[in-house]
The RNA shown here (SAM riboswitch aptamer (S box leader)) has 118 nucleotides and comes from a Gemmatimonadota bacterium. Model confidence (mean pLDDT): 84 of 100.
RNA sequence: AGCUCAUCGAGACCGGCUGAGGGAAAGGCCCUGUGAAGCCGGGGCAACCUGCGGGAAGUGGCAUUCCCGCAAAGGUGCCAACUCCUGCGGUGGACGAUGUCCGCCGUAAAGAUGAGAC
Numbered sequence: 001a002g003c004u005c006a007u008c009g010a011g012a013c014c015g016g017c018u019g020a021g022g023g024a025a026a027g028g029c030c031c032u033g034u035g036a037a038g039c040c041g042g043g044g045c046a047a048c049c050u051g052c053g054g055g056a057a058g059u060g061g062c063a064u065u066c067c068c069g070c071a072a073a074g075g076u077g078c079c080a081a082c083u084c085c086u087g088c089g090g091u092g093g094a095c096g097a098u099g100u101c102c103g104c105c106g107u108a109a110a111g112a113u114g115a116g117a118c
Stems, first nucleotide, its partner, number of pairs: 003116006013042005021031003026086003043079003048075002050071008083110001087107009
């Protein structure tokens, strides 16, 4: 790098160094000298891996699987905006209206994170 599975509407920022970019890509729209990205220190969120308890399925009994709750030492991750928005199909509404705008349902692709097999 590629493959499989799960999740992606919630949540969580300070200080130091430094100094112009950043939000994957393209477009849009944003963030940014009231300091971007990066590095360092500290803090926090969350609960994928983990532990404990309860329930259901399953078994002769185990195993195993699923659901709910609790915990947070360790391994990751994360701490602007739904994954910031976008494609396709369907559908509701507003507006001096062949259009524009605001929603809802479904679904695809891409991406992110974790776990796993190679």
It matches the Rfam family "SAM riboswitch aptamer (S box leader)". On this family, see Winkler et al., Nat Struct Biol 2003: "An mRNA structure that controls gene expression by binding S-adenosylmethionine". Rfam links the family to the GO term regulation of gene expression. Lineage of the source: Bacteria > Pseudomonadati > Gemmatimonadota.